Predicted 3D model of a 521-nucleotide part of an RNA (small-subunit ribosomal RNA, 5' domain) from an uncultured bacterium. The coordinates come from a structure-prediction model, not an experiment, and the mean pLDDT is 85.
Context: one part of a larger RNA
RNA sequence: GGAUGAACGCUGGCGGCAUGCCUAACACAUGCAAGUCGAACGGAGCUAUUAGACGGAAGCCUUCGGGCGGAAGAUUAAUAGCUUAGUGGCGGACGGGUGAGUAACGCGUGAGUAACCUGCCUCUCAGAGGGGGAUAACGUUCUGAAAAGAACGCUAAUACCGCAUAUAAUCAAGAAACCGCAUGAUUUUUUGAUGAAAGGAGCAAUCCGCUGAGAGAUGGACUCGCGUCUGAUUAGCUAGAUGGUGGGGUAACGGCCUACCAUGGCGACGAUCAGUAGCCGGACUGAGAGGUUGAACGGCCACAUUGGGACUGAGACACGGCCCAGACUCCUACGGGAGGCAGCAGUGGGGGAUAUUGCGCAAUGGGGGAAACCCUGACGCAGCAAUGCCGCGUGAAGGAAGAAGGUUUUCGGAUUGUAAACUUCUUUUGUUAAGGACGAAGAAUGACGGUACUUAACGAAUAAGCUCCGGCUAACUAUGUGCCAGCAGCCGCGGUAAUACAUAGGGAGCAAGCGUUAUCC
Numbered sequence: 001g002g003a004u005g006a007a008c009g010c011u012g013g014c015g016g017c018a019u020g021c022c023u024a025a026c027a028c029a030u031g032c033a034a035g036u037c038g039a040a041c042g043g044a045g046c047u048a049u050u051a052g053a054c055g056g057a058a059g060c061c062u063u064c065g066g067g068c069g070g071a072a073g074a075u076u077a078a079u080a081g082c083u084u085a086g087u088g089g090c091g092g093a094c095g096g097g098u099g100a101g102u103a104a105c106g107c108g109u110g111a112g113u114a115a116c117c118u119g120c121c122u123c124u125c126a127g128a129g130g131g132g133g134a135u136a137a138c139g140u141u142c143u144g145a146a147a148a149g150a151a152c153g154c155u156a157a158u159a160c161c162g163c164a165u166a167u168a169a170u171c172a173a174g175a176a177a178c179c180g181c182a183u184g185a186u187u188u189u190u191u192g193a194u195g196a197a198a199g200g201a202g203c204a205a206u207c208c209g210c211u212g213a214g215a216g217a218u219g220g221a222c223u224c225g226c227g228u229c230u231g232a233u234u235a236g237c238u239a240g241a242u243g244g245u246g247g248g249g250u251a252a253c254g255g256c257c258u259a260c261c262a263u264g265g266c267g268a269c270g271a272u273c274a275g276u277a278g279c280c281g282g283a284c285u286g287a288g289a290g291g292u293u294g295a296a297c298g299g300c301c302a303c304a305u306u307g308g309g310a311c312u313g314a315g316a317c318a319c320g321g322c323c324c325a326g327a328c329u330c331c332u333a334c335g336g337g338a339g340g341c342a343g344c345a346g347u348g349g350g351g352g353a354u355a356u357u358g359c360g361c362a363a364u365g366g367g368g369g370a371a372a373c374c375c376u377g378a379c380g381c382a383g384c385a386a387u388g389c390c391g392c393g394u395g396a397a398g399g400a401a402g403a404a405g406g407u408u409u410u411c412g413g414a415u416u417g418u419a420a421a422c423u424u425c426u427u428u429u430g431u432u433a434a435g436g437a438c439g440a441a442g443a444a445u446g447a448c449g450g451u452a453c454u455u456a457a458c459g460a461a462u463a464a465g466c467u468c469c470g471g472c473u474a475a476c477u478a479u480g481u482g483c484c485a486g487c488a489g490c491c492g493c494g495g496u497a498a499u500a501c502a503u504a505g506g507g508a509g510c511a512a513g514c515g516u517u518a519u520c521c
Base pairs, nucleotide, nucleotide: 001521002520003519004518006517007516008515009514010513013392014391015390016389017388018387019385020384021350026348027347028346030345031344032343035090036089037088040087041086043084044083045082046081047080048079049078050077051076052075054073059068060067061066097303098302099301106228107227108226109225110224111223112222113221116220117219121216122215123214124213125212126211127210129163131161132160138153139152140151141150142149143148169194170193171192172191173190174189175188176187177186179184199208200207201206229275230274231273236266237265238264241263242262243261244260245259246258247257248256278300279299280298281297282293283292284291285290305326306325307324308323309322328339329338330337331336356382358381359380360379364378365376366375367374368373395425396424397423398422405416406415407414408413430458431457432456433455434454435453439448465510466509467508468507469506470491471490472489476505477504478503479502480501486493487492
């Protein structure tokens, strides 16, 4: 000198764009953050219409006995529409947060899989025949303070289960061709075995789905080469340990697991142990080499109160799922239950220190749905903070009686100083008023927002500080103080003429900032 997710002191006008718990992965009140589909299904409720059997008002007639008439209402059935607790489907494995752990194939980079999986999506081929038994909801009864649960009975499906068909698929046995770096792979072919399906909407056309198979795309899994901090005041480490065989397990290879057998394997080219740490693209600095760093944005990984476990599923060993154990908090009728902000806000605490319990789904994107649409604290915006970067302003021109005042003086003057006053302008900004968007592609739809912007009026009006002035280092005098009070980054100032302390005048530098502190180069 540059830099910062900064903090502190003094000061502070505006706008744009960014950024904002670096500490306690400490504990959390409250609200919201993942739902959706009635075009999969049976119910339930509401509304409307129609029909049936009830019901009998007003009114009319009356010989006063009654007759005609048929409204309101309630009920049953059907149809249509709406709502939805439940069954079912898809999504809750994405998006969002954090960096505790991890020195590791975790990450980066380059290869490999002839050892693998892949819902939704795209393309292609083929198919969907015929049956069955349940169960929630619901009803009845019961237990419980609650959370919740039990028994019996009824019912549906794109829920569940057999059967048929299936050349392609898988498996087993065999034959041929051909290829490869090995195990082997590919193609053709024969026989046997195993194994599918679901309907919905519509008047219909058709559309959306369903099943088997192949290919693609996307996403993942595994293996390997190289690279990846410090310590030897850590030198030996290792028993599933190293390898083999059989078996099991996995999508798949593999001590991944298991039984048996062998005794290996790693290590001064630093094993093991200990400490520290998420890694990278990048960022800062530097002429570069390098050093430091990993906030924000993007990629990967890991975690979700602590530890463990599996279930479901194409995908999890799952932040807002389940089970168990621990700690903590809450409810309780003491028998038992409920919870998990390292999502967005917000609270307490810690700290030098870090924001609103805001608006909207209008845009972009995501989930569900045929769609309308619903959900979305992702996201878009607004609020707060000079935290940073960038831009603008705090007026411009003229103006010497060089005014007054201040400071200083050798008392002549000098300086503040064209500075002010004053004159003439301007209106960025500001205030008021009027108009008023783009962002919407596409008829409708705009949170932002009556915002940006435009026009008019008013009026210099609303707007300057901070640090320094001995040398390094740009900028000097006076007074006070008297080794005191104090200053200080280093050298060093201060003991009676202090350009070094304090104050004043003047000056220098930067400027809505200026200094200090911390850290890196």
Rfam family: Bacterial small subunit ribosomal RNA.